[in-house]
A computed fold for an 86-nucleotide RNA from a Chloroflexota bacterium, annotated as c-di-GMP-I-GGC riboswitch aptamer.
Taxonomically the source falls in Chloroflexota (Bacteria, Bacillati).
The coordinates come from a structure-prediction model, not an experiment, and the mean pLDDT is 85.
RNA sequence: AUCGUCCAGGGCAAACUCGUCGCGAGGCGAGGACGCAAAGCCAGGGAUCUUCGCUCAGCCGAUCGAAGACCGCCCGGCUGCCGAUC
Repeated sequence: AUCGUCCAGGGCAAACUCGUCGCGAGGCGAGGACGCAAAGCCAGGGAUCUUCGCUCAGCCGAUCGAAGACCGCCCGGCUGCCGAUC
């Protein structure tokens, strides 16, 4: 530097359930494991989602704007364990 075939110690925790906070997306805690070599951190770009407002529309919704959510969707930035190969 590249990689995760092999070793060691391990780590995280989707869906779902319960509690709690939030209008909501969702957050946190406990249980639980589908998965993960950055499933560690950052909301910088895109996607997606929520709330409110305007307009269109006509009861489903769409555009735009504002404020948010989400990094276990993609890209980007920072950091990092063990091992393999060069």